[in-house]
């Protein structure tokens, strides 16, 4: 130089035929304890790496751009 794969919450991943974004973990409040863990309730947290198309509608389809990762030259 060529080709593929990833990119969604602090974190580690899910998201079906395109139809209002979720799990666990952590964080913060509450219970409960003499106290801390541990358990239970309960909030918060995401312009879904960036741009433009396609569509009533897009994390999802397209194209291009960025990083990181395989590979072949």
């Nucleotide at each position: 130089g060529c080709g593929g794969g990833c990119a969604u919450a602090g974190u580690u991943c899910a998201g079906u035929u395109g139809g209002u974004a979720g799990a666990a973990u952590g964080u913060c409040g509450g219970c409960u304890u003499c106290c801390c863990a541990a358990g239970c309730c309960g909030a918060a947290g995401a312009u879904c790496a960036g741009g433009g198309g396609u569509u009533c509608a897009a994390g999802u389809c397209c194209c291009c751009u960025u990083g990181c990762c395989c590979g072949c030259u």
Molecule: transfer RNA
Organism: candidate division NPL-UPA2 bacterium